Molecule: Purine riboswitch aptamer
Organism: pig gut metagenome
RNA sequence: UAGUUAUGAAGUAGAAGCCGUAUAUCAUUGGUAAUUGGUCCUAAAGUUUCUACACCGAAUCCGUAAAAUUCGGUACUACGGCUAUUUAUUUAAU
Numbered sequence: 001u002a003g004u005u006a007u008g009a010a011g012u013a014g015a016a017g018c019c020g021u022a023u024a025u026c027a028u029u030g031g032u033a034a035u036u037g038g039u040c041c042u043a044a045a046g047u048u049u050c051u052a053c054a055c056c057g058a059a060u061c062c063g064u065a066a067a068a069u070u071c072g073g074u075a076c077u078a079c080g081g082c083u084a085u086u087u088a089u090u091u092a093a094u
Base pairs, nucleotide, nucleotide: 006094007093009091010090011089012088013087014086015085016083017082018081019080020079021078022077023052028043030041031040037062038061046053054074055073056072057071058070059069060068
């Protein structure tokens, strides 16, 4: 100086979990369906923001017509942070 092994420490990246932000899984346009029902498609908007913009349940309301209203639960995606853990890798030391 190089290699191998062991020890424990630190850094980086990923995974997992949690928290926060965005967005309210909300509202709007055009059409469409049903009424034992209250559906489906589309457009644009919303976010220092890609994607998504649904599902389930309950109640109110309507009274044969065209219009819904309210409440609860479950995410996904993006970004940031935190930490016991886990995977990989790097570095100095013994």